[in-house]
Molecule: transfer RNA
Organism: Bacidia sorediata
RNA sequence: GCCUGAUAAGCUCAAUUGGUAGAGCGGAACUCUGAAGAUGUUUAGGUUAUAAGUUCAAGUCUUAUAUUAGGCA
Numbered sequence: 001g002c003c004u005g006a007u008a009a010g011c012u013c014a015a016u017u018g019g020u021a022g023a024g025c026g027g028a029a030c031u032c033u034g035a036a037g038a039u040g041u042u043u044a045g046g047u048u049a050u051a052a053g054u055u056c057a058a059g060u061c062u063u064a065u066a067u068u069a070g071g072c073a
Stems, first nucleotide, its partner, number of pairs: 001072007010025004019056001027043004049065005
């Protein structure tokens, strides 16, 4: 230098091939306890890496950039 993959909640990851972004763990409150832990209930937390494009509609398609992993030279 070229090619390929990945980037989404604090962490690990779904999202059925374009149609209103969810789960587990973790956090908070309540319940329970002498106090904790566990259990149960509720709840907060997201500019889907960044910027454009296509579309009525983009996490999903296209382009560029960034970071990261791998391959080729």